[in-house]
RNA sequence: UGGAUCCAUAGCUCAAUCGGUAGAGCGCCCGGCUCAUAACCGGUCGGUUCCAGGUUCAAGUCCUGGUGGAUCCAU
Numbered sequence: 001u002g003g004a005u006c007c008a009u010a011g012c013u014c015a016a017u018c019g020g021u022a023g024a025g026c027g028c029c030c031g032g033c034u035c036a037u038a039a040c041c042g043g044u045c046g047g048u049u050c051c052a053g054g055u056u057c058a059a060g061u062c063c064u065g066g067u068g069g070a071u072c073c074a075u
Base pairs, nucleotide, nucleotide: 001074002073003072004071005070006069007068008067011026012025013024014023020057029043030042031041032040050066051065052064053063054062
């Protein structure tokens, strides 16, 4: 430098079935419990699903291009 495969979703780690209106755990915050702290319990908040297009009644999911990352192959 060229090529192949895989990955990108909440602050973090990850789900989301055959395309059908995006969730969990942890964390933050509030409350309960406690003399108090931790642990434990309850609740709230939190999303331009990497970017730009296309298909579709409907796209995280399918198609095209791009960006970034990981692994491998060739030189």
The RNA shown here (transfer RNA) has 75 nucleotides and comes from Candidatus Uabimicrobium amorphum.
The RNAcentral record of the sequence draws on ENA.
The organism belongs to Candidatus Uabimicrobium, within Bacteria.
Its Rfam family is "tRNA". It is annotated as a transfer RNA.